[in-house]
RNA sequence: GAAGCAGGUCAGACCGCCGCUGGUGCGAGCGUGGAAACACGGCACUGGAGGAAGGUCCGGACUGCAAAGAGCGGCGUAGCAGCUAACGGCUGCCCGGCGAAAGCCGAGGAUCAGAGCAACAGAGACGAGUCAGGCCGGUCGCCUUCGGGGGGCCGGUCUGGGUGAAACGGGCAAUCUCUACGCGCAGCAACACCAAGUAGGCCAGCGAUGAUGCGGCUCGCAGAGCUGGCGGGUAGGUGGCACCGAGCCGGGCAGUGAUGUCCGGCCCAGAGGAAUGGCGGUCACGGGACCGGGCCCGCAAGGGUCAGGUCCUGCACAGAAUCCGGCCUAUCGAUCUGCUUCACCC
Numbered sequence: 001g002a003a004g005c006a007g008g009u010c011a012g013a014c015c016g017c018c019g020c021u022g023g024u025g026c027g028a029g030c031g032u033g034g035a036a037a038c039a040c041g042g043c044a045c046u047g048g049a050g051g052a053a054g055g056u057c058c059g060g061a062c063u064g065c066a067a068a069g070a071g072c073g074g075c076g077u078a079g080c081a082g083c084u085a086a087c088g089g090c091u092g093c094c095c096g097g098c099g100a101a102a103g104c105c106g107a108g109g110a111u112c113a114g115a116g117c118a119a120c121a122g123a124g125a126c127g128a129g130u131c132a133g134g135c136c137g138g139u140c141g142c143c144u145u146c147g148g149g150g151g152g153c154c155g156g157u158c159u160g161g162g163u164g165a166a167a168c169g170g171g172c173a174a175u176c177u178c179u180a181c182g183c184g185c186a187g188c189a190a191c192a193c194c195a196a197g198u199a200g201g202c203c204a205g206c207g208a209u210g211a212u213g214c215g216g217c218u219c220g221c222a223g224a225g226c227u228g229g230c231g232g233g234u235a236g237g238u239g240g241c242a243c244c245g246a247g248c249c250g251g252g253c254a255g256u257g258a259u260g261u262c263c264g265g266c267c268c269a270g271a272g273g274a275a276u277g278g279c280g281g282u283c284a285c286g287g288g289a290c291c292g293g294g295c296c297c298g299c300a301a302g303g304g305u306c307a308g309g310u311c312c313u314g315c316a317c318a319g320a321a322u323c324c325g326g327c328c329u330a331u332c333g334a335u336c337u338g339c340u341u342c343a344c345c346c
């Protein structure tokens, strides 16, 4: 220097103006909307998208159902060991495959329990037996010079060709199944509270001989309402919810590592038809056009290369919605670190 492998970081920067939205403090204790609950309104300071916020695929926190219990069914996972709140995630090692290597990929338990499956070819493909030939036995016709000869069918036994991935010997568990382990069900539109109102009322049916609920069934537990119709209406507000947390940053220690632990520092979006934006300027970066210039090659025409100026244009994928850990998918580009192989130089 070229080709490649693995991992990480950034996701334009700054200034001005105009807006949107959360929090805190102060002020006012008033006004507006509303039946009410409650919400909004002033000033100052301050916070305001991501590495995937995405797909909603897996796991957990949280909430309700019995502070979730038993059995059957059902679903999921699968080398061995470990990490973790948990996982189908991650780490280490083994085995198998790919690569020259760095490295990458793996749906990697069991076919002496049972069942199922295998295109084409082939007589026969998962039930067992079957095609051709020889020999033996039985049986039925035929011919005969009466010694015998030859044939069909059935059974037994031996040998062999061919087909095919595979021919009583295996394969597939990415088919059911078995084994081991895990999983109760539903999800923030959960759920709780406030408010006149999924209230109160009328009719019919069922119900302590147990309705109904516990999202398959049985048990078990709770247990007095449930279903349908009429009529009248409602779907408003607050919390959950943004939070000291499986939190973020830096460092030490233990460990091969995932990770754990200790010390110091920090507080970091929160709407609810859904804020996080728009305009202007300067700079940076990518692309295009034009302009003039330096260097090299060339007689020249011209070509190559290097930096500069002006103008235009572009800046990806994508937008939090209860929160968190993963996986997967999308992504213009820029940049850093380590490693492998090859070539050259010392």
Stems, first nucleotide, its partner, number of pairs: 001342010012283007020048007030041004050317001054328002057326005062187004069219004074183005079093005094108001095106004109178002114176002116172002131160010142149002191239004201230006212222003247266008285314007293306005
Predicted 3D model of a 346-nucleotide RNA (Bacterial RNase P class A) from Roseateles subflavus.
The RNAcentral record of the sequence draws on ENA.
Rfam family: Bacterial RNase P class A. Rfam links the family to the GO terms tRNA processing, ribonuclease P activity and dimeric ribonuclease P complex. It is annotated as a ribozyme. From the family's description: Ribonuclease P (RNase P) is a ubiquitous endoribonuclease, found in archaea, bacteria and eukarya as well as chloroplasts and mitochondria.
Model confidence (mean pLDDT): 75 of 100.
The gene name in the source record is rnpB.